c-di-GMP-I riboswitch aptamer from Paenibacillus anaericanus, 92 nucleotides, folded computationally. Model confidence (mean pLDDT): 79 of 100. The model forms 95% of the base pairs in the Rfam consensus. Rfam family: c-di-GMP-I riboswitch aptamer. Its family is annotated with cyclic-di-GMP binding in the Gene Ontology. The RNAcentral record of the sequence draws on Rfam.
């Protein structure tokens, strides 16, 4: 110096749940709260994967003239799924 990742310092983040708001939904924001996390920092059509479907489209669907059910489609959402990338402390 770099990597590894025990320990340690200063600390950091904040799951579920509840409340309020936004959204069609997934989910997000704020507060309370702490399950946990050595990156639980950042990156979402220029990696994979997952979730949702207002809208579009399909169905010898169902009920009836307009509704409803199911399938498919994301430039919507998830980084606390993997991944990429940046970084703090510090032994063997």
């Nucleotide at each position: 110096u770099a990597a590894a990742u025990a320990u340690u310092u200063c600390g950091g983040c904040a799951a579920a749940a509840c409340u309020a708001c936004u959204g069609a939904a997934a989910a997000g924001u704020a507060g309370u709260g702490a399950c946990g996390c050595a990156a639980a920092g950042c990156u979402a059509u220029a990696g994979g994967g997952a979730c949702u479907u207002c809208c579009u489209u399909c169905c010898u669907g169902c009920c009836u003239u307009g509704g409803u059910g199911g399938g498919a489609g994301a430039u919507g959402u998830c980084a606390g799924c993997c991944a990429g990338u940046u970084g703090c402390a510090c032994a063997a």